[in-house]
RNA sequence: GCGGAAAAACUAGCGCCAGGACUGAGAAAUCAGUCGACGAGGAACGGGGUGUAUCGAAAGAUUCGGCGGAUGCCCCGUGGCUGAGCGCCAGCCAUGCCCGCGGACAAAGACGCAGAGCGAUCUGCGGGACAAAUCCGGCGGGAGCGCAACGG
Numbered sequence: 001g002c003g004g005a006a007a008a009a010c011u012a013g014c015g016c017c018a019g020g021a022c023u024g025a026g027a028a029a030u031c032a033g034u035c036g037a038c039g040a041g042g043a044a045c046g047g048g049g050u051g052u053a054u055c056g057a058a059a060g061a062u063u064c065g066g067c068g069g070a071u072g073c074c075c076c077g078u079g080g081c082u083g084a085g086c087g088c089c090a091g092c093c094a095u096g097c098c099c100g101c102g103g104a105c106a107a108a109g110a111c112g113c114a115g116a117g118c119g120a121u122c123u124g125c126g127g128g129a130c131a132a133a134u135c136c137g138g139c140g141g142g143a144g145c146g147c148a149a150c151g152g
């Protein structure tokens, strides 16, 4: 430099607002505002690609629509972990492989109260409650091929 492979399967969760909805002022034009999703969880290192990137809660809403970002995913390289030493291979990333079982953890909403604002709306406090995934020096089971070494 050229070519190729992979990442499929509702949305938000981080930030923003040119659309929209809503509020106030105004006869109107317009101006000034408000809204635009509840936590849990997520990075070996470097590069490239992709892009609505995990999990439930509440609700049934403009939580619409859009822009940007992102720890997701894929590929390559390097280092490491497990598969009992080494190589290959597979999966993975420091509590470092897979399966089953068991175990622990939330905030908002709701309820009660208070504050700011003409308002849309925003903020705080109180007592409780309820997830799933990740997770666990938890329990049980399982984890390829070749070679070497060791034993018979």
Base pairs, nucleotide, nucleotide: 014068015067016066017065019064020035021034022033023032024031025030038056039055040054044078045077046076047075048074049073050072079093080092081091082090083089085147086146087145088144097142098141099140100139101138102136103135111126112125113124114123115122116121
GlmS glucosamine-6-phosphate activated ribozyme aptamer, 152 nucleotides, folded computationally. Of the family's consensus pairs, 82% are formed in the model. It was read from a public genome assembly, where an Rfam model found it. The prediction has a mean pLDDT of 79. It matches the Rfam family "glmS glucosamine-6-phosphate activated ribozyme aptamer". Rfam classes the family as a riboswitch.